[in-house]
RNAcentral holds the full RNA, with entries from ENA, Greengenes and SILVA.
A computed fold for a 467-nucleotide part of an RNA from an uncultured bacterium, annotated as small-subunit ribosomal RNA, 3' major domain.
The coordinates come from a structure-prediction model, not an experiment, and the mean pLDDT is 81.

Context: one part of a larger RNA
RNA sequence: UGACGGGGGCCCGCACAAGCGGUGGAGCAUGUGGUUUAAUUCGAUGAUACGCGAGGAACCUUACCAGGGCUUAAAUGUAGUGGGACAGGUCUAGAGAUAGACCCUUCUUCGGACUCAUUACAAGGUGCUGCAUGGUUGUCGUCAGCUCGUGCCGUGAGGUGUCAGGUUAAGUCCUAUAACGAGCGCAACCCCUAUCGUUAGUUGCCAGCGGGUAAUGCCGGGAACUCUAGCGAAACUGCCGGUGCAAACCGUGAGGAAGGUGGGGAUGACGUCAAAUCAUCACGGCCCUUACGUCCUGGGCUACACACGUGCUACAAUGGCCGGUACAGAGAGCAGCCACUACGCGAGUAGGAGCGAAUCUAUAAAACCGGUCUCAGUUCGGAUCGGAGUCUGCAACUCGACUCCGUGAAGCUGGAAUCGCUAGUAAUCGGAUAUCAGCCAUGAUCCGGUGAAUACGUUCCCGGGCC
Repeated sequence: UGACGGGGGCCCGCACAAGCGGUGGAGCAUGUGGUUUAAUUCGAUGAUACGCGAGGAACCUUACCAGGGCUUAAAUGUAGUGGGACAGGUCUAGAGAUAGACCCUUCUUCGGACUCAUUACAAGGUGCUGCAUGGUUGUCGUCAGCUCGUGCCGUGAGGUGUCAGGUUAAGUCCUAUAACGAGCGCAACCCCUAUCGUUAGUUGCCAGCGGGUAAUGCCGGGAACUCUAGCGAAACUGCCGGUGCAAACCGUGAGGAAGGUGGGGAUGACGUCAAAUCAUCACGGCCCUUACGUCCUGGGCUACACACGUGCUACAAUGGCCGGUACAGAGAGCAGCCACUACGCGAGUAGGAGCGAAUCUAUAAAACCGGUCUCAGUUCGGAUCGGAGUCUGCAACUCGACUCCGUGAAGCUGGAAUCGCUAGUAAUCGGAUAUCAGCCAUGAUCCGGUGAAUACGUUCCCGGGCC
């Protein structure tokens, strides 16, 4: 000077408390450990690994294993040698890679061009080291801190400034002051959202006028409204009252769509953890070079006495089932989205308009209305298994999704313990997208619908800041 203390003081945070809903018990999904295996590729391991890299493992991917092959696939040349085609098509052998046979087969100014084969040199490695590294990332933490110049103090390490008194979300600001200033952070500047004005009206809108229909902005038309998307306004403790030296704080204050950071997002200081990543990529060193490179077929990454994490579905009447009637937002679409018609109980199939889309495409569901069930392992729950099918794809055995019929397991609210959340939040309900032939998506990321309870307070637990 720091760090630490079951030392003290002050302060903050869903940290506790007050509440609501979960996990831990069941079945299944998924990740991990362990075990097994020819292989179950590799990495991630308290918080900060475990629905993580992987935003798509049937082949491919694929890095792993077994077997069969090659010795340079691709790129870029240089030098030497040989050929005229190479490619393509058919057939045979084979698991395939590959090998063989047949057909077809260059240009030329004769210098060569082009291409193939071959030799040499360069290659290749998801092999090791993240404790040699760059870059990127997690975490403390969106916490309020971390420093510098000059001056002053101290022999010096260092201190001061950055402390003290107030105040703030904030080292935010004020007052005081051997300090005076400054930088990186805070805040603001950026994006979305909430209000209004203006400009512009198509593919969007329809108040008034007219036409038309069984009905529909359908048509003429309109530019008001909604909306779209450019520009601008608006919020600053600006005004009022109170307290205070000031900063600031308080007020069911006014006005206002919004009030004291309006609500979200992006944004992450100096540094910490020899934190993570050599398997995104790059790169030093080391290692392999007829193999640790590379091609192919099949298998594996999906195994299963078990243990843990994260989820989904439930255990029911605030519910299940049946019928009827409403209301979104955001995003996507041509090897695509698919209206409509017919067939099929259905997954789908066969036809077939529109749309590269404010134009066309996709039933929102919870909700509401009516009926039924009457507390039961049930008309709850849907695992598991049998049968029959549909679709994608060269191919669904290992190992896909979906449909129909039958079967109908555990489960009656979960021990110790433990997690999330303070408002359009939790809870609950559906929709979309990326990846993608298809899909093991109950995941991830977004979007809207319905929509709570509670916070006395800071004694205690955890983490953090200052003295």